[in-house]
This is a predicted structure of a 73-nucleotide RNA (transfer RNA) from Modicella reniformis. The sequence is in RNAcentral, with records from ENA and Rfam.
RNA sequence: GGGUCCAUAGCUCAUUUGGUAGAGCAUCUGUCUUGCACACAGAAGGCGGUCGGUUCGAAACCGACUGGAUCCA
Numbered sequence: 001g002g003g004u005c006c007a008u009a010g011c012u013c014a015u016u017u018g019g020u021a022g023a024g025c026a027u028c029u030g031u032c033u034u035g036c037a038c039a040c041a042g043a044a045g046g047c048g049g050u051c052g053g054u055u056c057g058a059a060a061c062c063g064a065c066u067g068g069a070u071c072c073a
Stems, first nucleotide, its partner, number of pairs: 001072007010025004019056001027043005049065005
């Protein structure tokens, strides 16, 4: 220098053919307990790496850039 893949909640990851984003763990509240833990019920938490384009509408399609992994030279 070139090719491929990845970037979504605090962490690990889902989200198929575009239609107002979910799970597990963690956190908080309640019930239970003398108390803690466990268990059960519930809640909060992300506009999806950045910018632009296409579209009535983009996490998903297109382009550039940033960061990471890997292969070739």